The RNA shown here (Bacterial RNase P class A) has 365 nucleotides and comes from a Planctomycetota bacterium. NCBI's taxonomy places the organism under Bacteria, Pseudomonadati, Planctomycetota.

[in-house]
């Protein structure tokens, strides 16, 4: 200097004029009034994919089945399938990245096509022809049948471990060495796991992001949730009715109501829909000491940073900054995109800018 990898911050600034919503204060002509001060959309507010807080459900939401979700180990958290660290496997020269990562010896299914054969494996091209039978030949030898073989070649994603040596008629873990695999012990580690040593020729492969088995988790609904106050009507009518209701489905249990003074179910009809709360002080933000590899946590300090209700935070001007074109003058430009109960994550969109650490390559000293 170039190329990469990982991470953090930002998403224009200042001023003037006019205009909006909340809060606080003041003034009166008490009005959707005026004045002053102050606050006022995001890194994703989006998607609604996870997890919660909160509220309600005749039960402080119990048990089981079904259903759904998660799946290496340890930590962190209110919790999670998120995050951090580590282990195994895969990719990359590397910094780093990916991982749907429990079980195939409980069972079932699948492995198309090609290929001889894809699990009761099997012999296409080959190799051998020892033992046995037979033909030709004086003989050497050659041919055929029978038989042996899976080392070589071919097909394929994958062919009953791999490489080498010996052995054999030719071959084969047939034997041996190393690797691989199974088992055992020891060492290290909280653990997943790793290493060392010994031992066994060991053995039907893969697939569970196929069904399934195992372990753990899950009651439902949702801010138009709900709570309070006020107002109004028809506390109406009809049918059924002994058991019924209780917010994913089924069963059990439990609770409550009812059995002709009728619980509850279905249908018809009528009234009301106004005001307030929920509603923004939080698992909150920022700074710092300490602990921790880290995520994060304890402690201390400091701050209050939208709360609308058809939906406010805007318009215009000037200067500056940034980006693009241009030698310059100058010209042009502004990504993705707007809160609606709140919070922790994930995913998606996207024009740029600033910075830090690490890796590789090249050059110089």
């Nucleotide at each position: 200097a170039g190329u990469g990898u990982c991470g953090u911050c930002u998403a224009g600034g200042c001023g003037a004029c006019c205009g909006c919503g909340g809060a606080g204060g003041g003034a009166c002509u008490u009005g959707c009034u005026c004045c002053c001060u102050u606050c006022g959309a995001g890194g994703a507010a989006a998607g609604u994919c996870c997890g919660g807080g909160c509220u309600c459900c005749a039960a402080c939401a119990g048990g089981g089945c079904a259903u759904g979700g998660u799946g290496g180990u340890g930590g962190c958290u209110a919790a999670c399938g998120a995050c951090c660290a580590c282990c195994g496997g895969g990719g990359g020269c590397g910094a780093c990245c990916c991982u749907a990562g429990g079980g195939a010896a409980a069972g079932u299914g699948c492995c198309a096509c090609a290929g001889a054969a894809a699990u009761u494996a099997a012999a296409c091209c080959g190799c051998c022809u020892a033992a046995g039978c037979u033909c030709c030949g004086c003989a050497a030898g050659g041919g055929g049948c029978c038989g042996g073989u899976a080392a070589g070649g071919g097909u394929g994603a994958a062919a009953c471990g791999g490489u080498g040596c010996g052995g054999u008629a030719a071959g084969a873990g047939c034997g041996c060495a190393c690797c691989g695999c199974g088992c055992a012990a020891c060492u290290g580690g909280u653990g997943a796991c790793a290493g060392u040593u010994g031992u066994g020729g060991c053995a039907g492969g893969g697939u569970a992001a196929a069904c399934c088995c195992c372990a753990c988790c899950a009651g439902g609904a949702g801010a138009a949730a709900g709570c309070u106050c006020a107002c109004a009507u028809a506390g109406g009518g009809a049918g059924g009715g002994a058991g019924g209701u209780g917010c994913u489905g089924c069963c059990c249990g439990c609770a409550c109501c009812g059995u002709u003074c009728g619980a509850c179910c279905u249908c018809c009809g009528g009234g009301u829909a106004g005001a307030g709360c929920g509603u923004u002080u939080g698992a909150g933000g920022c700074c710092g000491u300490c602990g921790g590899c880290a995520a994060c946590g304890c402690c201390g300090g400091u701050c209050c940073c939208a709360g609308a209700g058809g939906a406010a935070u805007g318009g215009c001007c000037g200067c500056c900054a940034c980006c693009c074109c241009g030698c310059a003058a100058g010209g042009g430009g502004g990504a993705c995109a707007g809160a609606a109960c709140c919070c922790g994550g994930c995913u998606u969109a996207a024009c740029g800018g600033a910075c830090g650490a690490c890796a590789c390559u090249c050059a110089c000293u």

Rfam family: Bacterial RNase P class A. Rfam links the family to the GO terms tRNA processing, dimeric ribonuclease P complex and ribonuclease P activity.